[in-house]
RNA sequence: AGAGUCGGUUGAGCAGUCGCUGUAUUGCCUUGAGCGAUAUAGAGGAAAGUCCGGGCUUUAUAGGACGGGAUGCCAGGUAACGCCUGGGAGGUGUGAGCCUACGGAAAGUGCCACAGAAAAUAUACCGCCGUUUGCCUCGGUGAGCGGUAAGGGUGAAAUGGUGCGGUAAGAGCGCACCGCGCUUUUGGCAACAGAAGUGGCAGGGUAAACCCCAUCCAAAGCAAGACCAAAUAGGGAAACUCUCUGACUUUGAUCAGUAUCAUGUGGUCCGCAUGCGUUUCCGGGUAGGUCGCUAGAGGUUAUUGGUAACAAUAAUCCCAGAUGAAUGGCUGCUACCAGUGCCCUAGGCAUUGGCACAGAACCCGGCUUAUAGACUCACUCUCCUG
Numbered sequence: 001a002g003a004g005u006c007g008g009u010u011g012a013g014c015a016g017u018c019g020c021u022g023u024a025u026u027g028c029c030u031u032g033a034g035c036g037a038u039a040u041a042g043a044g045g046a047a048a049g050u051c052c053g054g055g056c057u058u059u060a061u062a063g064g065a066c067g068g069g070a071u072g073c074c075a076g077g078u079a080a081c082g083c084c085u086g087g088g089a090g091g092u093g094u095g096a097g098c099c100u101a102c103g104g105a106a107a108g109u110g111c112c113a114c115a116g117a118a119a120a121u122a123u124a125c126c127g128c129c130g131u132u133u134g135c136c137u138c139g140g141u142g143a144g145c146g147g148u149a150a151g152g153g154u155g156a157a158a159u160g161g162u163g164c165g166g167u168a169a170g171a172g173c174g175c176a177c178c179g180c181g182c183u184u185u186u187g188g189c190a191a192c193a194g195a196a197g198u199g200g201c202a203g204g205g206u207a208a209a210c211c212c213c214a215u216c217c218a219a220a221g222c223a224a225g226a227c228c229a230a231a232u233a234g235g236g237a238a239a240c241u242c243u244c245u246g247a248c249u250u251u252g253a254u255c256a257g258u259a260u261c262a263u264g265u266g267g268u269c270c271g272c273a274u275g276c277g278u279u280u281c282c283g284g285g286u287a288g289g290u291c292g293c294u295a296g297a298g299g300u301u302a303u304u305g306g307u308a309a310c311a312a313u314a315a316u317c318c319c320a321g322a323u324g325a326a327u328g329g330c331u332g333c334u335a336c337c338a339g340u341g342c343c344c345u346a347g348g349c350a351u352u353g354g355c356a357c358a359g360a361a362c363c364c365g366g367c368u369u370a371u372a373g374a375c376u377c378a379c380u381c382u383c384c385u386g
Stems, first nucleotide, its partner, number of pairs: 001382005007376004012334007020042009044357001048368002051366005056221004063270004068217005073087005088102001089100004103212002108210002110206003125152002127148009160178006179201001180199008225291004235282006244257004248252001261275005298317008336354008
């Protein structure tokens, strides 16, 4: 000097003018949800997606089993998580780094197309060796029998790999090393990583295939839910269903009990609770207000502990709460980026154009997606110079 990797901050600023909402104080009067004044605060890193986890609210909370779903190396963090941090293993890159749907194939089932002899009840296409025999130019060539899986071929993958010996030719047939199984042992909380001994030891892959194992999961959701006020006609008609018993002047969806019934309880069953309702048509009233709604698993700073995520302690701060939906409009200058031109060229001046993604609605912790540009910490590689 160039090219990269992992993070962090920011993502416009100033002035003038007009306007909007909350809170506090306060004035006026027509007391009204009115009209003002002052002060102060007022949309993001993702507010987005609605994908996870919760807080909170309601469902009687009373469950259990089955089924269904989710996660999946180890340890820690957290209110919790499918998230984060740190390790391990595998893959990838020269490297800094990055990625992983990462439990189990010796419980079982399924699948591995095509090619190939053969992909599991494993096998012999070409070949190699031995032997018998035919032909023959004595080089060779054909057939039968036996042995073989080292060589070649097919394939993503061919039944442990490489080398040496041995053999008629070969083969863990034997040996050495590697691999694999078993035993012991070392380090580590662990996942795992080593070491020693022993055994010639045999088909592999696939579980984001079914399955097995471990852990977890009730449902619905602020349009949840609670309260207040007002108004009407607690209206009319029809159909279906109602186990059994009793009561009543009423013989009827009247009252009381009862249950081999019905309803409800995320799916099914058991259990539990409740007990008369269900459907259709006509007509009428209301649909307004308050709370929930922002002081929190809260923010910032410092110290201590920890590799870190984070935790503890102390101090300090209050940073939107709208409800058809406020947080803004206009003007001017500047900053930044790009192009062009000129000059006294690490820069300056002029001019033209541009200025990212994008708007809270109960709240919080995450993940994912979108994002013009500017600044910056640490680290890696290449080249040059000293």